The RNA shown here (SAM riboswitch aptamer (S box leader)) has 105 nucleotides and comes from an Acidimicrobiia bacterium. The sequence was found by an Rfam model in a public genome assembly. Its mean pLDDT, the model's own confidence on a scale to 100, is 85.
RNA sequence: AGCACAUCCAGAACAGGCUGAGGGACAGGCCCCGUGACGCCUUGGCAACCAUCUCUCCGGAGAGCGGUGCCAAUUCCUGCCAUCCGGAGGAUGGAGAGAUGAGCC
Numbered sequence: 001a002g003c004a005c006a007u008c009c010a011g012a013a014c015a016g017g018c019u020g021a022g023g024g025a026c027a028g029g030c031c032c033c034g035u036g037a038c039g040c041c042u043u044g045g046c047a048a049c050c051a052u053c054u055c056u057c058c059g060g061a062g063a064g065c066g067g068u069g070c071c072a073a074u075u076c077c078u079g080c081c082a083u084c085c086g087g088a089g090g091a092u093g094g095a096g097a098g099a100u101g102a103g104c105c
Stems, first nucleotide, its partner, number of pairs: 002104002005101004013043001015042004022032003026079004044071003049067002052063004075097001080094006
C1' cells in the first nucleotide's frame, strides 16, 4: 500500500518552550492565523477502540495504571444518488471520500 469490520451531531489547552507563514485531507465555499497559525517537545486534559482489573442477570456495566487516538467550527459545510417541498434553493436518507481503532495479508 491493499482487504474486510466498528465509530465519526458528545467531550477535552486562551498552558509552557522551540520555530516562523501558512493551516482546516482533495475541489468549491466558509473559516483560523504575527494578539503567532501549521509543526515538534513538555505538561495537562478528553474519550473508552484494544489490553488489564472489578462486577455481572453473561446481554453487558464500571475503573482509567498500559497501547493508540483526540483536545476551533458535526468529518466546518457541500461534492454522487434517491425521495419530498419548491422560483433560486432547502430538508431527509443512503453511498462515496476521509479520519481513528482493533484485525487480516